[in-house]
A computed fold for a 685-nucleotide part of an RNA from Prolixibacteraceae bacterium JC049, annotated as large-subunit ribosomal RNA, domain II. It matches the Rfam family "Bacterial large subunit ribosomal RNA". Taxonomically the source falls in Prolixibacteraceae (Bacteria, Pseudomonadati, Bacteroidota, Bacteroidia). The sequence was found in a public genome assembly.
Context: one part of a larger RNA
RNA sequence: GCCUACGAGUUACUCCUCACUAGCAAGAUUAAGUAAUUAAGUUACGUAGUCGAAGCGAAAGCAAGUCUGAAUAGGGCGUUAAAGUUAGUGGGGGUAGACGCGAAACCGUGUGAUCUACCCAUGUGCAGGUUGAAGUUCCGGUAACACGGAAUGGAGGACCGAACCAGGGAGCGUUGAAAAGCUCUUGGAUGACGUGUGGGUAGGGGUGAAAGGCCAAUCAAACUCGGAAAUAGCUCGUACUCCCCGAAAUGCAUUUAGGUGCAGCCUUACGAUAGUUUUAUAGAGGUAGAGCUACUGAUUGGAUGCGAGGGCUUCGCCGCCUAUCAAAUCCAGACAAACUCCGAAUGCUAUAAAAUGUUUCGUAGGAGUGAGGGCAUGGGUGCUAAGGUCCAUGUCCGAAAGGGAAAGAACCCGGACCAACAGCUAAGGUCCCCAAGUGUAUACUAAGUUGAACAAACGAGGUCUGAUUGCUUAGACAGCUAGGAUGUUGGCUUGGAAGCAGCCAUUCAUUUAAAGAGUGCGUAACAGCUCACUAGUCGAGCGAUUGGGCAUGGAUAAUAAUCGGGCAUCAAGUAUACCACCGAAGCUUUGGAUUCUACUACGUAGAGUGGUAGGGGAGCAUUCUAAUCAGCGUUGAAUGUGUAGCGUAAGCUAUGCUGGAGCGGUUAGAAAAGCAAAUGUAGGC
Repeated sequence: GCCUACGAGUUACUCCUCACUAGCAAGAUUAAGUAAUUAAGUUACGUAGUCGAAGCGAAAGCAAGUCUGAAUAGGGCGUUAAAGUUAGUGGGGGUAGACGCGAAACCGUGUGAUCUACCCAUGUGCAGGUUGAAGUUCCGGUAACACGGAAUGGAGGACCGAACCAGGGAGCGUUGAAAAGCUCUUGGAUGACGUGUGGGUAGGGGUGAAAGGCCAAUCAAACUCGGAAAUAGCUCGUACUCCCCGAAAUGCAUUUAGGUGCAGCCUUACGAUAGUUUUAUAGAGGUAGAGCUACUGAUUGGAUGCGAGGGCUUCGCCGCCUAUCAAAUCCAGACAAACUCCGAAUGCUAUAAAAUGUUUCGUAGGAGUGAGGGCAUGGGUGCUAAGGUCCAUGUCCGAAAGGGAAAGAACCCGGACCAACAGCUAAGGUCCCCAAGUGUAUACUAAGUUGAACAAACGAGGUCUGAUUGCUUAGACAGCUAGGAUGUUGGCUUGGAAGCAGCCAUUCAUUUAAAGAGUGCGUAACAGCUCACUAGUCGAGCGAUUGGGCAUGGAUAAUAAUCGGGCAUCAAGUAUACCACCGAAGCUUUGGAUUCUACUACGUAGAGUGGUAGGGGAGCAUUCUAAUCAGCGUUGAAUGUGUAGCGUAAGCUAUGCUGGAGCGGUUAGAAAAGCAAAUGUAGGC
C1' cells in the first nucleotide's frame, strides 16, 4: 500500500417545547395497587395526584381585578379576543460519558535501590621499573649547638608503565554485530583508588564532590492499579439514492477576538397583504464642483506704510533720511477633511398613476454563518508603494461547470434537468499548428517596431501629413567662374594693435554691379585664406516656424530562448470603413424526465430544474419480529462468479456454472441498519 471483517447522533426520564395523528372536551387523565383472563398480553376497577378553566401581592389577603400609595391620582402585572388535556410518532432542548477516537496532567492504594546515587558491615585486587623525604650511623665542624659530607633508610592524593578503572580526540557504525558498540589514540593506575558479597535510605520522597544528575533502556516529580468513558471553546473522522429551496464570513456585546449570546442572511409550516420598478409632483440635506472684497485660517507679487530697527541731528521722545522688518487697507493671483456667499448628479422620504405578481410582512419549528477574497468606483492610512491595510457602493469567486485570455478561483462572454453525427450566435477569432478570409478599399511603418502588452523624462534634417509665413522665370535655393575696392594702418591704447587683444563712435565718406571702419581662420605685427554683398552660368522650385501619425536612441538578469510556437514586411503589423464565415453546456429545433402555478383539473398551457454549510420531501438495501402467500427448495436454498434485461438512482429480475441446506414475496413493526478516508482496530498478502 491493497483486500476482508469491525468502526461514530444512541438509550433512559409520569423532564421541557413545537408539529402531526387519535380520543374526550370546560374539562382531560389516571399512578401505585386490586381483580379477571391469556401464547404474547389485554380488559375492568382504582380520582391519590397532575395540567387547564383567574389574577395580583413578599405575605395576611382581596378578586376581574390586584399591588404600590393618604388617594376615587398615576403607574406595574392582569381581565375584555385565541381550549385544553391524555396518549402515540417525529424535530429540537435539558440531565446523564450523550456522535466516535485522542491529551499533557490531578488525586488515592500499593510495588521497586538485582540498574544507578550515597552510606554501613565484611572480604579482595593493584606485573615491572624509577626517584630517594624524615629519621639513624660514621666522619668533618662548634665552647656547646648549628652546619657540611658520606653511607644507611624507604616517605609520597611522587614518576614511567601492564592488569584494572575511565571515556579526552578521530574514523566507522546510524532499518547498527550493539536501543551507546568497534578500531586507532588518550587519562588515572598506593589512592578522595578499584572491586565481590550482605544490608540501609522511596516518590513532593530519597540520594547527589550539584549535571536537575540518578532512583530497573522511564525522571522539572518513578512504576502499577483505581477515581475514569477526567476535561479538551482544539485537531481528525462521521458510512445508501433521488427531488425542491439555498446561505454567511456583517452589527452589538463578551477575561472576548480561530469560542459564544442576540440581531441580520437560509429553510419548513400556517396566516396576512404587502413589496419592487418606472414616470410625475412635493420635500429634507451641504457631498462633487466652485468660490473667498462672504466668514475662519493659510498664501504670492505690487501700491500705501501704523509701528519697529539703523543712521543723522536737536534745548526737546522735536525733526529728517532709509536697497531693513512690517500691522492694517487697496489692486492682481491663488489654497483648505475638521472654511462656505453658493451648490449639483445620485441616493433617501412621501403622494399619485402604470407595470410586475408573493419577490413583502408576522408567528412558530430547524439551521448554518459570525477567518472571507479578487476586481471596478468613492475615500482614510501607507510612499496618490504592496497580491498592503481599514471603510463605503457594485459585482464575481466562495458555493459556478462551459467558451475566450498560450497556461490562470474571481478579467471578457455566459449561468450546465437528460439525450441528438441538427441550426443561429456571444466574447474572441479566420496563413499552419487550429474550426473559419493568404477577404475588399485607402493609408502608414522598415524598427521584425509589431504580431493583446514592461517603460519615462529627455534627445534626434528617420519618414508621412496639416497649418502659418518668406524668396522665386524681373531667374530663387545649392554648386561653379569672377569681383569683394579707396580715404585708411579710422581714433585711442600699446613694445606692437594695420577689419579681426581691448576701449570709443551720428561705424563716416568715395568709386561702384557690389564690397562691413568688417563673419570666421591666421600673423609678434603685417601678409595670407574666407564670409557678408555683387555680376555671370544654370533653369524650377527653395527656405523658416509650428501641430499631428508611425518609427528611433534612452533600454540592464541569468538557455541562442522566444509574439503560445512555426513564422509574417503593398503583412499574417498599425489605422479607418465594410462584407462573409468560425465559434459555448448561451438561444433555437426534436424527443424525454421532473417541480410549481393556473385552468375547462382527463390533460393542456406557462414558469422553472448549477450549487458548499444548511432546511425540507420521497425512496432503495441489510438483520430480526408478527400476520399472510396451504410461497420456493437435494428435479438443488443461501453464497461465489459470468451473461441478458428492467428502473432517473440507491437497486431489482431472469439465467449458465459453482455450492450443498436452507430461503423468500406482500402488509405492518423494531433496529447493534449501509464505509474511502479517523498517522482508525484485527487478520491476510